RNAcentral holds the sequence, with entries from ENA, Rfam and Ribocentre. This is a predicted structure of a 141-nucleotide RNA (c-di-AMP riboswitch aptamer (ydaO/yuaA leader)) from Priestia megaterium. Rfam family: c-di-AMP riboswitch aptamer (ydaO/yuaA leader). Rfam's curators write: This family represents a conserved RNA structure found upstream of the ydaO and yuaA genes in Bacillus subtilis and related genes in other bacteria. The organism belongs to Priestia, within Bacteria. The prediction has a mean pLDDT of 79.
């Protein structure tokens, strides 16, 4: 001169995970159970330990939140790939180029879809700098 690490502010990415109040909350936004009709059927009174019990626990079956599946392959949830999702600074659409994710967890033998009803969740983690084109919407002048 570089790099790199803390702190405060502003601004901005992931997500539903913001806003507003200030006495127990609201409002917006976001999952769940939950008829009829469709669907779906005819080994699911099915699985394991404990137990007096219509209880307790547990996770091989089955299900739910999520982009996060599914193929190979590893001694190894260990590589390599995939459906799928994301960012590149006004929104969108359409194509382009680069860089990522491609996870985790939850019910507890039980839940299709589903109108009124009904119950929940508003957390955590982060710092990008291609282009060209349609439309749109702001500021300037």
């Nucleotide at each position: 001169a570089a790099c790199a690490a803390a702190u405060a502010u502003a601004c901005g990415c992931u997500u539903a995970a913001u806003c507003a109040a200030u006495u127990a909350u609201g409002a917006g936004c976001g999952g769940g159970g939950g008829a009829u009709c469709c669907a779906a059927u005819a080994u699911u009174u099915u699985g394991u330990a404990c137990g007096u019990a219509u209880g307790u626990a547990c996770u091989a079956g089955g299900g739910g939140u999520g982009a996060a599946u599914c193929u190979c392959u590893u001694a190894a949830c260990u590589g390599a790939g995939u459906a799928g999702g994301g960012u590149u600074a006004c929104u969108u659409c359409c194509a382009u180029a680069a860089c990522c994710c491609g996870a985790a967890u939850c019910c507890g033998a039980c839940a299709g879809c589903u109108a009124a009803c009904u119950c929940c969740g508003u957390a955590a983690g982060c710092g990008u700098u291609u282009u060209g084109g349609g439309a749109g919407u702001a500021a300037a002048a």